[in-house]
Molecule: transfer RNA
Organism: Chloroflexota bacterium
């Protein structure tokens, strides 16, 4: 340099065609229990920045970044 991928809670992950972002672990807070685990119950926490399209964007365009991988 030129080409493709990926980016979502504290970690792992799902979201055909664009329609309120689940789910698990973890962490709070309870019930239980001599105590604790376990196990149930609540609860907090997320779309990598920046424009744009559109009533509506994680999803589509644009460009930054950042990481993989391929050509030279």
């Nucleotide at each position: 340099a030129g080409g493709g991928g990926c980016a979502u809670g504290g970690u792992g992950u799902c979201a055909a065609c664009g329609g309120c972002a689940g789910c698990a672990c973890a962490g709070c807070g309870g019930u239980c229990u001599c105590c604790a685990a376990a196990a149930c119950c609540g609860u907090u926490a997320g779309u990598g920045g920046g424009g744009g399209u559109u009533c509506g964007a994680a999803u589509c365009c644009c460009u930054c970044u950042g990481c993989c991988c391929c050509u030279g």